[in-house]
């Protein structure tokens, strides 16, 4: 080059057209003598990035970046 796979919260990953979500972390609070454990509760997001179809788009299409795996 060519053909696939992945990109979504700090990480790790759900979500296959109609509210963007869970775990674990991070802030407050209860419980504790203190800190862990655990119960409550809150922040945090252009969904890699452009355009395009749609009444609507993380999802469908098209460019295009970045890791990966094959092939040559």
């Nucleotide at each position: 080059g060519u053909g696939c796979c992945u990109g979504u919260a700090g990480c790790u990953c759900a979500g296959u057209g109609g509210c963007a979500g869970a775990g674990c972390g991070c802030c407050c609070g209860g419980u504790u003598g203190u800190g862990g454990u655990c119960c409550g509760g809150g922040a945090g997001g252009u969904c890699g990035c452009g355009g395009g179809u749609u009444c609507g788009a993380a999802c469908c299409c098209c460019g295009u970046c970045a890791g990966g795996c094959a092939c040559c």
A computed fold for a 72-nucleotide RNA from Arthrobacter sp. zg-Y1110, annotated as transfer RNA. Taxonomically the source falls in Arthrobacter (Bacteria, Bacillati, Actinomycetota, Micrococcales). The sequence is in RNAcentral, with records from ENA.